[in-house]
Context: one part of a larger RNA
């Protein structure tokens, strides 16, 4: 891992609520006793307890078995409209109490309860199941390991060469000092055995081994047997290390099913409804309690109405506005001593001036906490229209809930450089939503799926992939733009608009002239159109500037401006639109889904056509209303709520089947919307079933579920 088999809301008291039933102003037994056919059942026990009267803290006091009045279902009466009775029910009226001076105001009042069953629920217990770590008792452990003490064993061989000591030397002599010898010390050296365990990207069959290397080996040395200290305690050259693969408090049993707002798991079918992730409190923020939203049942018994329209009202949002106010704000100009600064006269007081402030004026801007204004929406109230409601709406009570980690898109906003950010309002989807489209993708686009089958649209596409136009008309794009992307740049191109020129010749283009006064003047070494200052005038003319640029040291030269000529038809400037280009860096080679595609890319038009579970038809199935009827309405769906049902064990009752072959198993076949429920055939070889009603340790795939098996 796979199979089998096991494997989770249970009982009991006690409360709440329905629902069935007995009895009812009462209802009802408990311990206990009695009988018996001895767990069944029958009788007996009212002690208790619940109602039968409230109100008050108490003292105490003490209620309408109906006076009016409306009217639902129901009855009656009417073809009908309608009338008439009216339990319940609802409005007054009275009454008890308290409380208040009063007035008012609480609570109560025209009899329905109690007792058992079953069903949901609560609460108290283990209380739907597995799961901690951990706390406390008690006992077991020093065969491993820590240290300790007794008794006992062990350490090849080589070096080293301390003290003492001997002998010579030295010396007057020595204990002194040198030199030899002897001698044999050390937590001394090297290195077996033995002990240890420092590296290893050596290795491994091992809960720590093995190999290489590597330390120590006369010592605080290893080491054998024996004894001895233990669980908040031991032991300990100290690492919180060891105390039997377990040590920041052993192990084994008990307390024990500790407790767990946490994490998993929690077993058949189908039907109807169907949420929530929001407010508000909590030592709360992974819970949990109340509201809100969801089921389901009652009561009552004619109204509701989210949308539309119309009046009426409410507001200061969005724009806007700035001599309509607060505030802020550029640039100018005036004005002004008006405790501020700079510079300057002046000894100094103070004067001047410029800047700054203030104030006014011109222009020119701005505001969530500004408003002379001021929408669209929004919000309340009437009406009126829509839907919705006697098939019971609106409103009431009851019993069950799940939720109180939310997310995405939209459009307005607050936070923020920025975010798949974060926090609000509204609307909406995914959550709990399937189908079709968007390659591919909860929440975008289409569309809300009961089944089955046919058709017909939606979005979205029609050239292969791959259903459907290689459709039609216009224009546009040359970038594979399209198929990712801003400011800004762009004589890339098409389109509009408008000025100006122009057959009395325009644009450009080539030719040609392109001049004198004069090299104006200053200025400079020079300055001659062309460093710079000033100043731009006259004259010849078809024109030519006191000069456009290049050039010279400065002149020269070239060249523009301007005029002719050739040439023969449009130029030329400005603006604004449309598609294009560059701006463009990411990480394996690469992405319009791919293929390719110049239309099969964009704009406008058009006209066909594919294409969902959407919308029609046709049959069907189930729920709701109705009358079992015609008919209309519904049937996604997670937490969750309510209905009805399938199967497996046991009784009890009743009817049946088997050796002429039960039950189980294989297979195959009908039926059932599903749990399932028949039938044939094999196997098998002795039980086994239907129907009725009760009862359950009743359903399995998950829970690193648990025990076997392979």
């Nucleotide at each position: 891992g796979c199979c089998a088999g096991g494997g989770a809301g249970u009982u009991c008291u006690g409360g709440g609520c329905a629902g069935u039933g007995g009895c009812g102003a009462g209802g009802u037994u408990a311990a206990g006793g009695g009988g018996a056919g001895u767990a069944a059942c029958c009788c007996c026990g009212a002690a208790g307890c619940c109602g039968g009267a409230g109100c008050g803290a108490a003292a105490g006091c003490g209620a309408c078995a109906u006076g009016c009045c409306c009217g639902c279902a129901g009855c009656c009466c009417g073809c009908a409209a309608g009338g008439g009775u009216g339990a319940g029910g609802g409005g007054c009226g009275c009454c008890g109490u308290c409380u208040g001076a009063a007035a008012g105001g609480g609570c109560g009042g025209g009899g329905a309860g109690u007792c058992a069953c079953u069903g949901c629920u609560c609460a108290g217990a283990g209380a739907c199941c597995c799961g901690a770590a951990g706390c406390c008792c008690c006992a077991c452990g020093a065969u491993c390991u820590a240290g300790g003490c007794g008794u006992g064993g062990g350490c090849a061989g080589g070096g080293u060469g301390a003290a003492g000591c001997g002998a010579g030397g030295u010396u007057u002599a020595u204990g002194a000092c040198c030199u030899c010898g002897u001698g044999g010390a050390g937590g001394c050296c090297c290195g077996a055995a033995g002990g240890g365990g420092u590296g290893g990207u050596g290795u491994c069959u091992a809960a720590a081994g093995c190999c290489c290397u590597c330390c120590c080996c006369u010592g605080a040395c290893c080491u054998g047997c024996g004894u001895c200290u233990a669980g908040g305690a031991g032991u300990g050259a100290u690492a919180a290390g060891c105390u039997a693969a377990u040590c920041g408090u052993g192990u084994g049993g008990g307390g024990c099913g500790a407790u767990a707002g946490c994490u998993g798991g929690u077993u058949c079918c189908c039907u109807c409804c169907g949420a929530a992730a929001u407010g508000a409190g909590c030592c709360u923020c992974a819970g949990u309690u109340c509201a809100g939203c969801c089921c389901c049942g009652c009561c009552u018994g004619a109204g509701c109405u989210g949308g539309c329209u119309g009046c009426g009202g409410g507001g200061g949002u969005a724009g806007a506005g700035u001599u309509a106010c607060u505030g802020a704000u550029u640039g100018g100009a005036a004005g002004u001593g008006c405790a501020g600064g700079g510079c300057u006269c002046g000894a100094a007081a103070g004067g001047g001036u410029c800047c700054g402030g203030c104030u006014u004026c011109c222009a020119g801007u701005c505001a969530a906490a500004c408003u002379c204004c001021g929408a669209a929406u929004c919000c309340c109230g009437c009406a009126g229209c829509u839907g919705c409601g006697u098939a019971g709406a609106a409103g009431g009570c009851g019993g069950g809930a799940g939720u109180g980690g939310g997310g995405g898109g939209g459009u307005c906003g607050g936070g923020u450089u920025a975010a798949g950010c974060u926090c609000g309002g509204c609307c909406u989807c995914c959550g709990a939503g399937a189908g079709g489209g968007g390659a591919a993708c909860a929440a975008c686009c289409c569309a809300g799926a009961c089944c089955a089958g046919g058709g017909u649209u939606a979005a979205g596409g029609c050239c292969c992939c791959a259903a459907a136009g290689u459709g039609c008309c216009g224009g546009u794009u040359a970038a594979g733009u399209g198929a990712g992307g801003a400011a800004c740049c762009u004589g890339g191109u098409g389109c509009c608009a408008g000025g100006c020129c122009u057959u009395a010749g325009a644009c450009a283009g080539c030719g040609g002239g392109g001049a004198g006064g004069u090299a104006g003047g200053c200025u400079u070494a020079g300055a001659a159109g062309c460093a710079g200052c000033c100043a731009u005038c006259c004259u010849u003319u078809a024109a030519a500037g006191a000069g456009u640029g290049c050039g010279u040291a400065a002149c020269a030269g070239c060249u523009c401006a301007c005029c002719c000529g050739c040439c023969g038809a449009g130029g030329u400037c400005u603006g604004g639109c449309g598609c294009g280009g560059g701006g463009a860096a990411a990480a394996u080679g690469g992405a319009c889904g791919g293929g390719a595609c110049u239309a099969a890319a964009c704009c406008g038009g058009c006209c066909g056509c594919c294409g969902a579970g959407a919308c029609c038809c046709u049959g069907g199935a189930c729920c709701c209303c109705g009358a079992u009827a015609a008919g209309g309405g519904g049937u996604g769906g997670u937490a969750g709520g309510a209905g009805g049902g399938c199967g497996u064990c046991c009784a009890g009752g009743u009817u049946g089947g088997g050796c002429a072959g039960a039950a189980g198993c294989a297979c195959c076949u009908c039926c059932g919307u599903g749990a399932g429920g028949a039938g044939g055939u094999g196997u098998g070889g002795a039980c086994c079933g239907g129907c009725c009603u009760g009862g359950a340790u009743c359903g399995a795939g998950a829970a690193u579920c648990c025990u076997g098996g392979c």